A computed fold for a 71-nucleotide RNA from a Phycisphaerae bacterium, annotated as transfer RNA.
Its Rfam family is "tRNA". It is annotated as a transfer RNA. Gene Ontology term of the family: triplet codon-amino acid adaptor activity.
The coordinates come from a structure-prediction model, not an experiment, and the mean pLDDT is 81.
Formats: sequence, structure tokens, C1' cells
RNA sequence: AGGCCAUUGGUGUAAUGGUAGCACGACUGAUUCUGGUUCAGUUAGUCGGGGUUCGAGUCCCUGAUGGCCUG
Repeated sequence: AGGCCAUUGGUGUAAUGGUAGCACGACUGAUUCUGGUUCAGUUAGUCGGGGUUCGAGUCCCUGAUGGCCUG
């Protein structure tokens, strides 16, 4: 320099263009002498900007960060 891939709650990971789920975690309560386990509930997210569309996590453009390949 050129090319490719990834980015979703605190963490990991799903999601045909049509309600953003799941698990773990955290918090609250029950249980317990205390803790853990178990049960119930709560919390919290699409990397930034723009575009297409009735509707975008998903498609298009551009940027950011990280990784890989070629030279």
C1' cells in the first nucleotide's frame, strides 16, 4: 500500500428486512445461624455518522477500533 474478517447489556453468544433473545454476572426478595445451592423478580445492549426502505442489528456509503492475508 492492497485485500478480507469482526464489532450486539458487565462477559460470552443468537437473531429470513417485521416485538432484539439466551446463558453467566450484578441487584432485590424468599430459603439459611452465616455463606453457597435452589426459587421468584429486577437491571442493562446493536461501534460512530449518513443513506435506501412503510420498516435496518441485518442492505449501501463513509469513518473508528481490533485481527488476519499478500507485498